RNA sequence: AACGAUAAAUUGGCAAACCUAUCGAAAGGUAGGGACGCAAAGCCACGGGUCUAAGGCGGAAAUCGCUAUGAUAGCCGGGUUGCCGAAU
Numbered sequence: 001a002a003c004g005a006u007a008a009a010u011u012g013g014c015a016a017a018c019c020u021a022u023c024g025a026a027a028g029g030u031a032g033g034g035a036c037g038c039a040a041a042g043c044c045a046c047g048g049g050u051c052u053a054a055g056g057c058g059g060a061a062a063u064c065g066c067u068a069u070g071a072u073a074g075c076c077g078g079g080u081u082g083c084c085g086a087a088u
Stems, first nucleotide, its partner, number of pairs: 002088001003085002013038002018033006036074001042080003046077003049072003055067004
């Protein structure tokens, strides 16, 4: 440096669903409660995927269609920082 033991940490860390408050057009975010899980479930939207569609475009119109500049790092890959230490 790779790798990740049915290993350890357990008075350590994070926290899904759900509930409450709040921000947002929404997806979703934040805070508190709560734990399904997580060895990077720390951080970064760079590539792909997925979600949303305010604005824009289309439409006679729709509760319609398209569109990311929005969102997701707990979808995958990549980048970056860090804890532990068996085998190889």

Background
A computed fold for an 88-nucleotide RNA from a Bacilli bacterium, annotated as c-di-GMP-I-GGC riboswitch aptamer. Its mean pLDDT, the model's own confidence on a scale to 100, is 85. The sequence was found by an Rfam model in a public genome assembly. Taxonomically the source falls in Bacilli (Bacteria, Bacillati, Bacillota). Of the family's consensus pairs, 91% are formed in the model.